[in-house]
Context: one part of a larger RNA
RNA sequence: GGACGAACGCUGGCGGCGUGCUUAACACAUGCAAGUCGAACGUGAACGGCUUGCCCUGGGAAUUAGUGGCGAACGGGUGAGUAACACGUGGGCACCUGCCCCAGACACCGGGAUAACCAUCCGAAAGGAUGGCUAAUACCGGAUAGGGCAUCCAAGAAAGGAUUCUGGUCUGGGAUGGGCCCGCGGCCUAUCAGCUAGUUGGUGGGGUAAUGGCCUACCAAGGCGACGACGGGUAGCCGGCCUGAGAGGGCGACCGGCCACACUGGGACUGAGACACGGCCCAGACUCCUACGGGAGGCAGCAGUGGGGAAUAUUGCGCAAUGGGCGAAAGCCUGACGCAGCGACGCCGCGUGAGGGACGAAGGUCUUCGGAUUGUAAACCUCUUUCAGCAGGGACGAACGAAAGUGACUGUACCUGCAGAAGAAGCACCGGCUAACUACGUGCCAGCAGCCGCGGUAAUACGUAGGGUGCAAGCGCUGUCC
Repeated sequence: GGACGAACGCUGGCGGCGUGCUUAACACAUGCAAGUCGAACGUGAACGGCUUGCCCUGGGAAUUAGUGGCGAACGGGUGAGUAACACGUGGGCACCUGCCCCAGACACCGGGAUAACCAUCCGAAAGGAUGGCUAAUACCGGAUAGGGCAUCCAAGAAAGGAUUCUGGUCUGGGAUGGGCCCGCGGCCUAUCAGCUAGUUGGUGGGGUAAUGGCCUACCAAGGCGACGACGGGUAGCCGGCCUGAGAGGGCGACCGGCCACACUGGGACUGAGACACGGCCCAGACUCCUACGGGAGGCAGCAGUGGGGAAUAUUGCGCAAUGGGCGAAAGCCUGACGCAGCGACGCCGCGUGAGGGACGAAGGUCUUCGGAUUGUAAACCUCUUUCAGCAGGGACGAACGAAAGUGACUGUACCUGCAGAAGAAGCACCGGCUAACUACGUGCCAGCAGCCGCGGUAAUACGUAGGGUGCAAGCGCUGUCC
């Protein structure tokens, strides 16, 4: 000198774009953050018809839940753990891949249940029990073939409704996403020198979508290490960011990719996909409810609270746009996202007026008492009106939807008009380094200080004032990195 997710002091006019718990992965009140489909299914209020009594038939998505399907494994958060094939880069294969695309083939006949509902009952609650009824694209059986294998044996596929349309099942391929393996690369420490029994390899078996000591039985005795094993410390990694002429050094906030985690530890279930943040089970700590028998919970989602801290924001608006889930669609959901609010936290831009104006007012300061300086500065004259203010007009973003209609931001940006210099300057420094000097006060005191050093009676170094210098809506100080 540059830089910062900064903090602190003094000061503070406006706008745009960014950015904002670096500390306690501390604990959390409250609300919201994942639903959707009636074109899979039963039930079914209003209502209509009618034999006028709740017997029958129709009806329809108004609601609530239920069965069923898809989603909930994405999106969002955090950086605890991890020195590891975690990441980066370059390769490999023994594998899987819902929705999507392409091609081929098929969709025939039956069956038994069950929730919702009704009745009875238990419980303070959370919730549950028994009996009875019913449907399906829920479940089960059969038919039809087709497919795989070196061979044999056993078992023996699947599939809706009522058509156009959209779906379903099977097989093969694609695309996308993933799984696994390997070469190389990137921290400190030797005051860590030896480490290792599933350890290293083989064979048989198990397990997985799949390779493999992944697991198991047996056999062999191997495997790693000064090119640093093992241990300890620290740490998410990268694209990148800062600095530097570069080499290098430091960092990994925001944005993007990958990984890991979801109160702590363990486990599996479902599923194409999880060992699953807002799912389940067990254990633990903590908090809450309780009728003491028993239950409920997990903000490292968005806001918000307490606490910690030098320090970090609103319990806001909207699904209008972009994107996501479901749906044929209308649409519903979406604290993703789009916006707004707060903070000079950062960067950038603008303003706080412009021109004229005296041998030069007053006041202040200094003085050799003559004057000098503040100083064209002010007053005064002539103008201008950015920004802020007031009034009128007023978008783009938007396209979507059958149509009606629909913009959170927003009466915002922007345009036009109006008034009046009107509402808008501070901070640090002035001994040398280093740009800028005098007076008074103080008297090794009070104090200053980045280094050298100032202060003990004339201090350009302390304090105040005048003047000056430098930056400027900022200026200084502190911290960290180069």

This is a predicted structure of a 482-nucleotide part of an RNA (small-subunit ribosomal RNA, 5' domain) from an uncultured bacterium. The coordinates come from a structure-prediction model, not an experiment, and the mean pLDDT is 82. Its Rfam family is "Bacterial small subunit ribosomal RNA". Rfam links the family to the GO terms ribosome and structural constituent of ribosome. RNAcentral holds the full RNA, with entries from Greengenes.